This is a predicted structure of a 477-nucleotide part of an RNA (small-subunit ribosomal RNA, 3' major domain) from an uncultured bacterium. Model confidence (mean pLDDT): 85 of 100. RNAcentral holds the full RNA, with entries from ENA and SILVA.

Context: one part of a larger RNA
RNA sequence: UGACGGGGGCCCGCACAAGCGGUGGAGCAUGUGGUUUAAUUCGAUGCAACGCGAAGAACCUUACCUGAACUUGACAUAGUGAGAAUUUGGUAGAGAUACCUUAGUGCCGCAAGGAGCUCACAUACAGGUGCUGCAUGGCUGUCGUCAGCUCGUGUCGUGAGAUGUUGGGUUAAGUCCCGCAACGAGCGCAACCCUUGUUCUUUGUUGCCAGCACGUAGAGGUGGGAACUCAAAGAAGACUGCCGGUGAUAAACCGGAGGAAGGCAGGGAUGACGUCAAGUCAUCAUGGCCCUUACGUUCAGGGCUACACACGUGCUACAAUGGGUUGUACAGAGGGAAGCGAACUUGCGAGAGUAAGCGGAUCCCUUAAAGCAACUCGUAGUCCGGAUUAGAGUCUGCAACUCGACUCCAUGAAGUCGGAAUCGCUAGUAAUCGCGAAUCAGAAUGUCGCGGUGAAUACGUAAACGGGCCUUGCACA
Numbered sequence: 001u002g003a004c005g006g007g008g009g010c011c012c013g014c015a016c017a018a019g020c021g022g023u024g025g026a027g028c029a030u031g032u033g034g035u036u037u038a039a040u041u042c043g044a045u046g047c048a049a050c051g052c053g054a055a056g057a058a059c060c061u062u063a064c065c066u067g068a069a070c071u072u073g074a075c076a077u078a079g080u081g082a083g084a085a086u087u088u089g090g091u092a093g094a095g096a097u098a099c100c101u102u103a104g105u106g107c108c109g110c111a112a113g114g115a116g117c118u119c120a121c122a123u124a125c126a127g128g129u130g131c132u133g134c135a136u137g138g139c140u141g142u143c144g145u146c147a148g149c150u151c152g153u154g155u156c157g158u159g160a161g162a163u164g165u166u167g168g169g170u171u172a173a174g175u176c177c178c179g180c181a182a183c184g185a186g187c188g189c190a191a192c193c194c195u196u197g198u199u200c201u202u203u204g205u206u207g208c209c210a211g212c213a214c215g216u217a218g219a220g221g222u223g224g225g226a227a228c229u230c231a232a233a234g235a236a237g238a239c240u241g242c243c244g245g246u247g248a249u250a251a252a253c254c255g256g257a258g259g260a261a262g263g264c265a266g267g268g269a270u271g272a273c274g275u276c277a278a279g280u281c282a283u284c285a286u287g288g289c290c291c292u293u294a295c296g297u298u299c300a301g302g303g304c305u306a307c308a309c310a311c312g313u314g315c316u317a318c319a320a321u322g323g324g325u326u327g328u329a330c331a332g333a334g335g336g337a338a339g340c341g342a343a344c345u346u347g348c349g350a351g352a353g354u355a356a357g358c359g360g361a362u363c364c365c366u367u368a369a370a371g372c373a374a375c376u377c378g379u380a381g382u383c384c385g386g387a388u389u390a391g392a393g394u395c396u397g398c399a400a401c402u403c404g405a406c407u408c409c410a411u412g413a414a415g416u417c418g419g420a421a422u423c424g425c426u427a428g429u430a431a432u433c434g435c436g437a438a439u440c441a442g443a444a445u446g447u448c449g450c451g452g453u454g455a456a457u458a459c460g461u462a463a464a465c466g467g468g469c470c471u472u473g474c475a476c477a
Base pairs, nucleotide, nucleotide: 001477002476004473005472007471008470009469010468011467012466013465015461016460019425020424021423022422023421026316027315028314029313030312031311032310033309034307035306042053043052064302065301066300067299068298069297070296073125077124078123079121080120081119082118083117086103089100090099091098092097107114108113127291128290130289131288132287136285137284138280139279140278141276143274148187149186150185151184152183153182154163155162156161167178168177169176193268194267195266196265198236199235200234201233202232203231204230208225209224212223213222214221239262242256243255244254245253246252318418322377323376324375325374326373327372328371334365335364336363339358340357344353345352346351384415389410391408392407393406394405395404431453432452433451434450435449436448437447
């Protein structure tokens, strides 16, 4: 000087408390451990692994296994020789592939020749998701959006170092003020950026419809309009600016006015010096080591989907603030051409047939659902719950057996609110309700977004957890 203390002081944080809803019990989905297996590819492992890499394993993917094949190779550069490239059909085979067969002589150039492609030969080489993340780059997690981490000069100290950065106040903040052997500065904080909330100006189509007409079963449907909504573009607006109080006359804090918004207005992006030899050699790159008729390459089938069990994360429930039936109202944000697909017809339905429009403020996905109104059920393993199973189908796709999603009829399991323990959340939040997108042929209860309805509680900081500053002890470095 640090680190540490079941030392002290001060202060924060959904850290506790106060509340609301869960997890832990059930069924299922999904990931992991374990076990099994020819293989169940590999990685991630306290917080910070476990709906994680994977924004999507039937084949492919695919790295694994079994079997069948290739050896200058699936891919790159270079040499020699031959051939246009390419293509039809057949046979064998699980296919890769092998053999036979048909058509075919192109492009540039006067020519010589050249470019591209294919085959054969030979060698330099190719290739490796093989090992080492404890050889590395890059990227990332974490403490933590915590308020810290440092430097120059000066001063003090023999020196390591100290000072500044401590102190008195204050702040979300090393934020600001005052003091001070310090004076300044840098990386962080804040602001600058995006977005939501208010107003104005401009521009009005595909968006809008107040007034004036036309018109309809209904409808901005039509003429027209530029007010309103909305769409962008540009401005304004919030700064403790104003008033009162407290305070050291400071910084600031408390209350108030005006205001759409008030003291950081809400949300996002943004992550200092560093810590964990943290994670990744399987995104990629890369040193070293290893394989080279195989640890490379191609193909078929299988596996990654196994199942006495254990754990994590979720979904659906156990019901009446509910289930069912009928009617009826209101979003936002996205996506669409090998696409979105209306209307119509058809099917109980998943869908199918035909097909308008739309590269889209125009058309489509697209009926939002919870809600509201009426009826029904009457506390029951039920008109709760939907697992499981049988049958019949639909769709995607060469192909749904291993192993897809969905529909219909039937079946109707556990489950009556969950032990010890444990998680999230402070406001348009929790809870609850639906909608969309990426990936994607098909395949979400996951992920990322979007809006609808919309709470309760916070007295407070003694203790537990994490962190910041000062101080003290120390047998630690």